About this RNA:
A computed fold for a 1490-nucleotide RNA from an Anaerolineae bacterium, annotated as small-subunit ribosomal RNA.
RNA sequence: AACUUACGGAGAGUUUGAUCGUGGCUCAGGAUGAACGCUAGCGGCGCGCCUAAUGCAUGCAAGUCGAGCGAUGAGACCUGCUUCGGCAGGUACAUCAGCGGCAAACGGGUGAGUAACACGUAGGUAUCUGCCCUCGAGCCGGGGAUAACCGCUGGAAACGGCGGCUAAUACCCGAUACCUCGUCUCUGACGAUGAAAGCUCCGGCGCUCGAGGAGGAGCCUGCGGCCCAUCAGGUCGUUGGUGAGGUCACGGCUCACCAAGCCGAAGACGGGUAGGGGGUGUGAGAGCACGACCCCCCACAAUGGGACUGAGAUACGGCCCAUACUCCUACGGGAGGCAGCAGCAGGGAAUAUUGCGCAAUGGGCGAAAGCCUGACGCAGCGACGCCGCGUGGGUGAUGAAGGCCUUCGGGUUGUAAAACCCUUUUCCGGGGAAAGAGGGAGGACGGUACCCCGGGAAUAAGCGUCGGCUAACUACGUGCCAGCAGCCGCGGUAAGACGUAGGACGCGAGCGUUAUCCGGAGUUACUGGGCGUAAAGCGCCUGUAGGCGGUCUGCUAAGUCGGACGUGAAAGCCCCGUGCUUAACGCGGGGAGGCCGUUCGAUACUGGCGGACUUGAGGGCGACAGAGGGGAGUGGAAUUCCCGGAGUAGCGGUAAAAUGCGUAGAUUUCGGGAGGAACACCGGUGGCGUAGGCGGCUCCCUGGGUUGCCCCUGACGCUGAGAGGCGAAAGCUAGGGGAGCAAACAGGAUUAGAGACCCUGGUAGUCCUAGCCGUAAACGAUGGAUGCUAGGUGUGGGGCCGAGAGGCUCCGUGCCGUAGGUAACCCGUUAAGCAUCCCGCCUGAGGACUACGGCCGCAAGGCUAAAACUCAAACGAAUUGACGGGGGCCCGCACAAGCAGCGGAGCGUGUGGUUUAAUUCGAAGCAACACGAAGAACCUUACCUGGGCUUGACAUGCACGUGGUAGCUGGCCGAAAGACCUGCGACCCCUCGGGGAGCGUGCACAGGUGCUGCAUGGCUGUCGUCAGCUCGUGCCGUGAGGUGUCGGGUUAAGUCCCGUAACGAGCGCAACCCCUGCCCUUAGUUAUACCUGUCUAAGGGGACAGCCGGCGAAGAGCCGGAGGAAGGAGGGGAUGACGUCAAGUCAGCAUGGCCCUUAUGUCCAGGGCGACACACACGCUACAAUGGGCGGUACAGAGGGCUGCGAUGCCGUGAGGCGUAGCGAAUCCCACAAAGCCGCUCUCAGUUCGGAUAGCAGGCUGCAACCCGCCUGCUUGAAGCCGGAGUUGCUAGUAACCGCGCGUCAGCCAUAGUGCGGUGAAUACGUUCCCGGGCCUUGUACACACCGCCCGUCACGUCAUGGGAGUCGGCAACGCCUGAAGUCGGUGGCCUAACCCGCAAGGAGGGCGCCGCCGAGGGCGGGGCUGGCGACUGGGACGAAGUCGUAACAAGGUAGCGGUACCGGAAGGUGCGGCUGGAUCACCUCCUUU
Repeated sequence: AACUUACGGAGAGUUUGAUCGUGGCUCAGGAUGAACGCUAGCGGCGCGCCUAAUGCAUGCAAGUCGAGCGAUGAGACCUGCUUCGGCAGGUACAUCAGCGGCAAACGGGUGAGUAACACGUAGGUAUCUGCCCUCGAGCCGGGGAUAACCGCUGGAAACGGCGGCUAAUACCCGAUACCUCGUCUCUGACGAUGAAAGCUCCGGCGCUCGAGGAGGAGCCUGCGGCCCAUCAGGUCGUUGGUGAGGUCACGGCUCACCAAGCCGAAGACGGGUAGGGGGUGUGAGAGCACGACCCCCCACAAUGGGACUGAGAUACGGCCCAUACUCCUACGGGAGGCAGCAGCAGGGAAUAUUGCGCAAUGGGCGAAAGCCUGACGCAGCGACGCCGCGUGGGUGAUGAAGGCCUUCGGGUUGUAAAACCCUUUUCCGGGGAAAGAGGGAGGACGGUACCCCGGGAAUAAGCGUCGGCUAACUACGUGCCAGCAGCCGCGGUAAGACGUAGGACGCGAGCGUUAUCCGGAGUUACUGGGCGUAAAGCGCCUGUAGGCGGUCUGCUAAGUCGGACGUGAAAGCCCCGUGCUUAACGCGGGGAGGCCGUUCGAUACUGGCGGACUUGAGGGCGACAGAGGGGAGUGGAAUUCCCGGAGUAGCGGUAAAAUGCGUAGAUUUCGGGAGGAACACCGGUGGCGUAGGCGGCUCCCUGGGUUGCCCCUGACGCUGAGAGGCGAAAGCUAGGGGAGCAAACAGGAUUAGAGACCCUGGUAGUCCUAGCCGUAAACGAUGGAUGCUAGGUGUGGGGCCGAGAGGCUCCGUGCCGUAGGUAACCCGUUAAGCAUCCCGCCUGAGGACUACGGCCGCAAGGCUAAAACUCAAACGAAUUGACGGGGGCCCGCACAAGCAGCGGAGCGUGUGGUUUAAUUCGAAGCAACACGAAGAACCUUACCUGGGCUUGACAUGCACGUGGUAGCUGGCCGAAAGACCUGCGACCCCUCGGGGAGCGUGCACAGGUGCUGCAUGGCUGUCGUCAGCUCGUGCCGUGAGGUGUCGGGUUAAGUCCCGUAACGAGCGCAACCCCUGCCCUUAGUUAUACCUGUCUAAGGGGACAGCCGGCGAAGAGCCGGAGGAAGGAGGGGAUGACGUCAAGUCAGCAUGGCCCUUAUGUCCAGGGCGACACACACGCUACAAUGGGCGGUACAGAGGGCUGCGAUGCCGUGAGGCGUAGCGAAUCCCACAAAGCCGCUCUCAGUUCGGAUAGCAGGCUGCAACCCGCCUGCUUGAAGCCGGAGUUGCUAGUAACCGCGCGUCAGCCAUAGUGCGGUGAAUACGUUCCCGGGCCUUGUACACACCGCCCGUCACGUCAUGGGAGUCGGCAACGCCUGAAGUCGGUGGCCUAACCCGCAAGGAGGGCGCCGCCGAGGGCGGGGCUGGCGACUGGGACGAAGUCGUAACAAGGUAGCGGUACCGGAAGGUGCGGCUGGAUCACCUCCUUU
């Protein structure tokens, strides 16, 4: 490198307007001894009290041997005897109880305790071992009792007592022995001591001693496996020794004496938790979690203690004692221990039958038959789990009915059903029938599995989900309700998210939910993370333990690597087979299994030991710089104070003031003096120091650094847990000192307030000495050391070369930058790059730089440092906006400069409010308010009151009816609508049946100015006629996004020019269109007597920065000039980019949804929309002489006109009337324009101003002027004498003033709206300021975007928690007292067969009793640890709309923050020293680019 094989790691949602990162939360997977909800046909194999090691009724769970023994026996047999009743002996058999033997220490249960040699693994030996196996030897002789039984007797019982008899494989003695011990001349000898049991069916079974084996057990050791250090010191049999005792056995196991040790940061001691392992779940693995069932070990048996028996126990179903509990009792005493199998109560979310059988397997006893066995084998109950099967299969479209949806066409349920054909697992009925047992008998399961026959699609489907993650969508109901929710989040009238339905998706006898574990989570990172700004580098240094360590070489072989051997039980796991029809399950074989042990080997690396080296490190000699540190001294300037001189009315202070000082002489000025503190200029991103920090000058003492030489030592090094030292400011103690400054405090201002900012004062303090404190934005927010990885340019100190310029080199200190890194910002030989070593630190946010505990401190406080609870985020960098009491540039009647107004009055109109039966509705800052209204007396009209109608005032369709019908008409009631009655009386087509129209009846339906402009279309307002808004491609960036669109000029303009990683393009701007100003041409009616001209209508020309000059860049363009009617877009209009305001309108229209249906529809009459104590908005008219009144007189434009405009004429003071001519209009009419001009009058007055209000009389329109019209005449004559704060319009034919027309319209509340012309100004220095806007930039904690965000106190509610006088428990120890059972020891009392001594008596020995040590428990006591409750109290968290302020975010309006101190309702303020994680302007320096 190729090939082959095996195994093998997936993410998503959620912080933002968007982005990248950091980071937590959540989900998809698997698993379970499960539980709960809904549902449920069958079978197989498993599993089934996880809680109360709580208490237990009842039954069963350990007995067996008559071939060890005595005894007993209804009956059977034999023998003998017989009074024929039977008796005696024997045999076989049986036996409750007894003596004796073995078993009962196994098997079965449970997990409380135990953090330990308990377990696992690997070893060791000071040991024991019944039954079993092998070998050797032996089994001889004797003896005395005792239970049963009998008699007497106590007690309720349990259970005994006394006397008498008796057997043994029971007990005892003697003999012998190869065991053991002692001695010795040590393959042995001598001495001492200790054995036995018999039974028999005659086969044998047993018994004793010794040796060995197998299996079992005891003890010891290395290593391994939980949490807390807020448990740091523990220990007196403690550690060791000597001796003794004790044990099967070593040992401090126990005791005496001696020594003073032993354990501990590699975690002792203490506390919490926990049986351990094989294994199980998960995971790619490494790991993490767990230890049900099965297997091994341990521990326990109501709780605690104790021994006895025995091979074995300190004994679950034995004993003794104590305690608690339960039961019996005749009250004197007794009995009991299910954590064996079943079962009950209780607890709990929850866990089964008081079953069958010893047939199998296994166990005990027995020679055996056999007996016993809740071990076990089976069955029952439970979908608890795993596995398998079924609930049918095929055909079947008019795609049936029904359901649901629908845009009404249809779609879907759906081949699904029905129907036809077929099958029979399951089910039901019937029949047969096992293996499981080597040979004979023997089967609980079981008449089961299995097989056969029959019947019949029959008996058998649910659960969850359908907003995203996540697979599956509609309708209705509901209306922030009810509810859902794993996270994000849904629900406030169209909800795919709630509930229901239809449908769909997923799984299926199950499906969901809950709980728990692993995973995902690389989110504790060994594999495999981080720490400049996200959480995270100790403030700094020295250094202990520890960790790590330069070059060469030898030895060693601990680490490391390899081989072999041992071990790693079985089950499990993997592979291959195999058996149940398959599978689950079982069986056989093989494999894997970290680690551990023994042994052999390897020696590169690490370690150890030895030798050598010089480059790391240190030293020596020479030189150098420096605010390095400590002490002592000394100098001048300045402030303040004191004294003296001069001098006079102020000084001081601020944005402006005031408090304060000053005629008792200040400030000012000169001279003299006192005192304290700090050291201007030099001074510098200069220097020194580990950091904090260090600044006049001189001296003394002293630390470190750099450089040159390359002389010496020879790895002596790096880091550094603990520890020790240093450590700004503030603060503390004691004593000094005190000039200035200055927390607190006082006063003056400011202010709504001002506990602040500003001002005047002012005390601690600031200074010194000694001692504490030990913190900080102690920051480069960057631990230390070493090596490596382009450069450029400043600067401080040294060395070398050079005449110099300059160059080379070492150390320090800045900036820019390459590679590279980074989430980005940025870092970049002074790393945040590439690596190694060591230390410290982080693990969501808040709670919390907190509480408790501990340590330190005089105190303030510091160090260490949680939890409950709450949240679905908190956070970093960068992006686009928006905003700023940030900056720069620039526009606009934005300000300024002007003119006229509004705000005051009266009236008109609109609106709010109030009122009302109703005062219909909408519009709401700019951008609602003379707006919808370009015409409310009825109508309009939507409102109110009353009266009517109900297929309707209006449309369409269907059905039926209709000739005296439709229509017309008269009468009556009535306000009308309407109801009722009467008369007259039709039309079209026709195939002559009828049809159409009309009308009537009925059914579908109409109708609604009812709601929702937050469901919509359309239209409109506004920013704004502002100059912007975007796209394609390219380029840059991980990305949002940027670039283009920026920069320099210029413009009204993103207008144009130049530059340029951009090049182009689109919507906007401009132009094209209309009116107008000049000229021309054409035409000319109704204009003109005529020509011209004017005018009318249509077309064209003209202006383009074209010409000249200047500026500018030879540009774009700007300035000036000429010419021209007109200039620098001539004036005006139409035209409104992407978008914003959920802007406005459902009442103009249209329209989804909802609502009403004899009414929310419709008709009618009357009323209301016109109300009136008020408030605001838009206007009109005025307040007067630039005016009013009267008279005379001149000049427009644009419009309108046939139910119309209406001339002349006549009547009336007038409005108007009569009356007609003319005109569908360049012809006629409305139509006199008015201000103006010429005269007269008024003379400053509430008037001859002003006209409101009111009275009377008239006119006009109209069906009708009461509510509620307009006009005229006469009379009445109000407020008002120029308008506070404030505010509007306008830059030229504009403002202002003047009148004229038109629309709507019968008329008109029009002073409004919209047009027209007439007269015709003033002012603009300028852009500081107010408002709005455009571009660039900056900060941001804003993004519903400053009308933003947000902090703290207070008040209320809920929750958890700290402190707390105390109070009530729990746990483990300690001291003292008491002390059961019992072992051991002692013993003087009592008892005592065999056996030993002794002739005997007696003794020895033994037992009981008594005494002693120990001793469970109990009592008393003071402490330790821990928990519950606790008046009151502290803060904390959370809670749609509470109170006070405004601290922070933009220079947040006093830059902010942090340490400390003081103060204050609160955020906070101030002082001191510190930080930049501060905006802005100016200056300086450095760097980069051109």

Taxonomically the source falls in Anaerolineae (Bacteria, Bacillati, Chloroflexota). Model confidence (mean pLDDT): 86 of 100. It matches the Rfam family "Bacterial small subunit ribosomal RNA". Gene Ontology terms of the family: ribosome and structural constituent of ribosome.